Model confidence (mean pLDDT): 82 of 100. A computed fold for a 104-nucleotide RNA from a Dehalococcoidia bacterium, annotated as Glycine riboswitch aptamer. Taxonomically the source falls in Dehalococcoidia (Bacteria, Bacillati, Chloroflexota). The model forms 91% of the base pairs in the Rfam consensus. Rfam family: Glycine riboswitch aptamer. Rfam describes the family as follows. This family represents the bacterial glycine riboswitch.
RNA sequence: UGACUUGCGGUAGGAGAUGCCCCACGUGGGGAGCCGAAGGGGCAAGGGACCAAGUAGUAAUAUGAGGUCUUGAAACUCUCAGGCAGAAGGACUGCCGCAAGUGA
Numbered sequence: 001u002g003a004c005u006u007g008c009g010g011u012a013g014g015a016g017a018u019g020c021c022c023c024a025c026g027u028g029g030g031g032a033g034c035c036g037a038a039g040g041g042g043c044a045a046g047g048g049a050c051c052a053a054g055u056a057g058u059a060a061u062a063u064g065a066g067g068u069c070u071u072g073a074a075a076c077u078c079u080c081a082g083g084c085a086g087a088a089g090g091a092c093u094g095c096c097g098c099a100a101g102u103g104a
Stems, first nucleotide, its partner, number of pairs: 001104001003102011018032001020031004033084003039080001040078003046071006054063003
């Protein structure tokens, strides 16, 4: 110096689902229905540990169907949390800046 990864800040974009019912006019309370893209929970293949029928072998041992435990991603799944006019929020994506790391 340029590249990549991660984090933070700025900026542009960014879905779904009742403007439902009742109380008492509602931004409050209660009820029913619904959504998945803050956050959180769950798991498949695979990995690891242990046990192990059987097989080979005189034996040591090798191999080993299978079993138990554990680990294990997502936009899948659950709907705890959150949300269901607009605003706000919003996973994620582009660009800019900063910091750390990797390697040239």